[in-house]
RNA sequence: CUCGACAAAGGCAAACCAGCCAAUAGGCUGGGACGCAAAGCCUAGGGCCAACGGGGUUCGCCCCCUGGCAGCCGGGUUGCCGAAA
Numbered sequence: 001c002u003c004g005a006c007a008a009a010g011g012c013a014a015a016c017c018a019g020c021c022a023a024u025a026g027g028c029u030g031g032g033a034c035g036c037a038a039a040g041c042c043u044a045g046g047g048c049c050a051a052c053g054g055g056g057u058u059c060g061c062c063c064c065c066u067g068g069c070a071g072c073c074g075g076g077u078u079g080c081c082g083a084a085a
Stems, first nucleotide, its partner, number of pairs: 002085001003082002011036002016031006034071001040077004045073002047069004053064004
């Protein structure tokens, strides 16, 4: 350095619930833990989601615009611990 243990110390926090914000997706705070070795930070390239506005439609939906998700995949960057290999 790669790597990641029925190790140690610590960390984060899905669903769900409450309050607030948003047209929505969703976000924030608190509670709560399914999980996580980067589930720290940055990034919307692929993917997924929404539908206030516009257009199309075979009326199923599709496209544009706008926005959202980083705990789907990928990229960048920093970093705790140290068994085995």
Description: The prediction has a mean pLDDT of 87. This is a predicted structure of an 85-nucleotide RNA (c-di-GMP-I-GGC riboswitch aptamer) from a Pirellulales bacterium. NCBI's taxonomy places the organism under Bacteria, Pseudomonadati, Planctomycetota, Planctomycetia, Pirellulales. The model forms 95% of the base pairs in the Rfam consensus.